[in-house]
RNA sequence: GGGUAUAGCUCAACUGGUAGAGCAACGGUCUCCAAAACCGUAGGUUGUGAGUUCAAGUCUUACUGCCC
Numbered sequence: 001g002g003g004u005a006u007a008g009c010u011c012a013a014c015u016g017g018u019a020g021a022g023c024a025a026c027g028g029u030c031u032c033c034a035a036a037a038c039c040g041u042a043g044g045u046u047g048u049g050a051g052u053u054c055a056a057g058u059c060u061u062a063c064u065g066c067c068c
Stems, first nucleotide, its partner, number of pairs: 001068005008023004017054001025041005047063005
């Protein structure tokens, strides 16, 4: 100098307009029991501040961690 930071994990979120999926967790159906399968539920200060805007995960900026 460049890139990156979003759920426990891996990642989406298009041009700024109500933050989602898969896996995992929990509950249920099924089963003698369990697994698998199917149905459902919960889970977020979008790394930390500041700025712009009616409105910021998204734009600007400082810092911090990680990668090159």